Predicted 3D model of a 71-nucleotide RNA (transfer RNA) from a Candidatus Kerfeldbacteria bacterium. The prediction has a mean pLDDT of 80. Its Rfam family is "tRNA". By type it is a transfer RNA.
RNA sequence: GGGGGCGUCGUUCAGUGGUAGGACUUCGGUCUCCAAAACCGAUAACGUGGGUUCGAUUCCUACCGCCCCUG
Repeated sequence: GGGGGCGUCGUUCAGUGGUAGGACUUCGGUCUCCAAAACCGAUAACGUGGGUUCGAUUCCUACCGCCCCUG
């Protein structure tokens, strides 16, 4: 230089056009003499710009970052 893949809560992983979800973490509550465990609840995210569309995490495109293959 060329080709390919990935980018979603603090972490990890779903979500192939119509309400963004699970687990762990964090916080609050119930329980307990206290704590742990258990149970209930809450908070928190679509890499950036542009395009297509009534509607985009999803499709297209450029860029950014990471990884793989190849010269």